A computed fold for a 267-nucleotide RNA from Halalkalibacillus sediminis, annotated as Bacterial large signal recognition particle RNA. It is recorded under the gene name ffs. The coordinates come from a structure-prediction model, not an experiment, and the mean pLDDT is 77. It matches the Rfam family "Bacterial large signal recognition particle RNA". The family's RNA type in Rfam is non-coding RNA gene. NCBI's taxonomy places the organism under Bacteria, Bacillota, Bacilli, Caryophanales, Halalkalibacillus. The RNAcentral record of the sequence draws on ENA and Rfam.
RNA sequence: CCGUGCUAGGUGGGGAAUUAGCGGUGCCCUGUACCCACAAUCCGCUACAGUGGGACUGAAUCCCUGUCCGAGGUGAAGGCAUCUUAAGGUCUGCCGUAAGAGCGUAGUGUUGACGUCCGGGUCCUGUGCAACGGGAACCCGUGAACCCUGUCAGGUCCGGAAGGAAGCAGCAGUAAGCGGUCAUUCUUGUGUGUCGCAGGGUCACCUGGACCGAGCUACAAACUUACGUAACGCUUAUGGAUGUCUCCAUCAACGAUAGGUGCACGG
Numbered sequence: 001c002c003g004u005g006c007u008a009g010g011u012g013g014g015g016a017a018u019u020a021g022c023g024g025u026g027c028c029c030u031g032u033a034c035c036c037a038c039a040a041u042c043c044g045c046u047a048c049a050g051u052g053g054g055a056c057u058g059a060a061u062c063c064c065u066g067u068c069c070g071a072g073g074u075g076a077a078g079g080c081a082u083c084u085u086a087a088g089g090u091c092u093g094c095c096g097u098a099a100g101a102g103c104g105u106a107g108u109g110u111u112g113a114c115g116u117c118c119g120g121g122u123c124c125u126g127u128g129c130a131a132c133g134g135g136a137a138c139c140c141g142u143g144a145a146c147c148c149u150g151u152c153a154g155g156u157c158c159g160g161a162a163g164g165a166a167g168c169a170g171c172a173g174u175a176a177g178c179g180g181u182c183a184u185u186c187u188u189g190u191g192u193g194u195c196g197c198a199g200g201g202u203c204a205c206c207u208g209g210a211c212c213g214a215g216c217u218a219c220a221a222a223c224u225u226a227c228g229u230a231a232c233g234c235u236u237a238u239g240g241a242u243g244u245c246u247c248c249a250u251c252a253a254c255g256a257u258a259g260g261u262g263c264a265c266g267g
Stems, first nucleotide, its partner, number of pairs: 001267006009057003012030004020046005034054005063260006072251004077246008085237004093232001095228006104219005115211008123200006129193002131190007139180004148173004156165003
C1' cells in the first nucleotide's frame, strides 16, 4: 500500500418553553437522515445525563475536533406606525349658546320695503241648508182553492106552488206579502260643501284697509369675539399591547474548509 473480517462511532440537527439539570413526546426553524413500546394534571435518566428491544452501516466524501459562512430563533436599547387606557376645554377642530359687523354681488322696493294696528280666511266646537247614501209613505203591478168582500152560472137545500136560503167555480175588488220607480212628502246618516249663523282661538300662513316712510331678502350653516362641551378629531404620558426597521449580544441548522482517529488476519 492492497484484500478480507470485526469494533468504536453513526443512522438528523437546532430554537423557545418546561426542568435542580439532561434527553424525549408536543410547538417552531431547517432539512430528508432506521423500526417498535413509554410520555405534558408528563416519560426516562444523573454532568459518561432518555429507558427497554430489534435492524442497517462501519475507519472514512459518511466518525470526531477546530475555523469560516449563516437560514432561523431569543434578549436588551432606540426609531417609526397602529390599537388601547387615563387625563386635558389654559393647545385644538367638530358641536352648542350669546353678542357683533359690514363690504361686495344678485333680486326686490315711492305702482310704497320693514314694522304697527284693525278686520277676514285657513283652525276647533255647535247648529242650519244643500248634495250624496239608507229607510218609510205615495203610485203602479202582482197577490187568498177554503179559514176576505161583492156578484154568484151550474148544482144543493126548504116549499104543493109562488118564491126563498146557503153557496163552489168564474169574474171584479182587496188584506198580509212580493216586485218596480220619474217626481213628491217624512225620517236618518256622513273626512260631501268656492254654503249660512253663533261661539272659541290667534304660534304660523294668506288676504283687505289704515298709519309710518326706505329699506328688505339671498350667498351667510361663511366671518369676528366670549363662554361651554372630553362622544369624535387634537394634545399629553419614564402608561400598556402589536407590527416593522436599525444596532448590540446570544444560541445556531445546512454548507465550505483544515486537521485527527482503531483491531485482527493474509499478501